[in-house]
RNA sequence: CGAGAUCAAGGGCAAACCCACCGAAAGGCGGAGACGCAAAGCCACGGACCUAAAGCCAACGCAAACGCGGAAGCCACGGUAGCCGGGCCGCAUCU
Numbered sequence: 001c002g003a004g005a006u007c008a009a010g011g012g013c014a015a016a017c018c019c020a021c022c023g024a025a026a027g028g029c030g031g032a033g034a035c036g037c038a039a040a041g042c043c044a045c046g047g048a049c050c051u052a053a054a055g056c057c058a059a060c061g062c063a064a065a066c067g068c069g070g071a072a073g074c075c076a077c078g079g080u081a082g083c084c085g086g087g088c089c090g091c092a093u094c095u
Base pairs, nucleotide, nucleotide: 003095004094005093006092012037013036018031019030021028022027035082041088042087043086045085046084047083048080049079050078055074056073060069061068062067
């Protein structure tokens, strides 16, 4: 330096629930709390999944007309790194 492993010590992170805040939502941040985690450290690049504000728009309604509104549906420029892959970086011990 590379690959593999997790018996010890010292440490690290923190799911769900609850509270406050941000957000249309998904979700996020902080507190509290531990289901778990050897990358549960960082990055939305590929896949997957979640949401659907804006936009498009069917039924339908309104309107003399132009058009306007519009549950459903479509849609990511919003998210998930604790879904998988990939990239970057890294502690201790052992082989």
About this RNA:
c-di-GMP-I riboswitch aptamer from a Hydrogenophilales bacterium, 95 nucleotides, folded computationally. The sequence was found by an Rfam model in a public genome assembly. The organism belongs to Hydrogenophilales, within Bacteria. The prediction has a mean pLDDT of 83.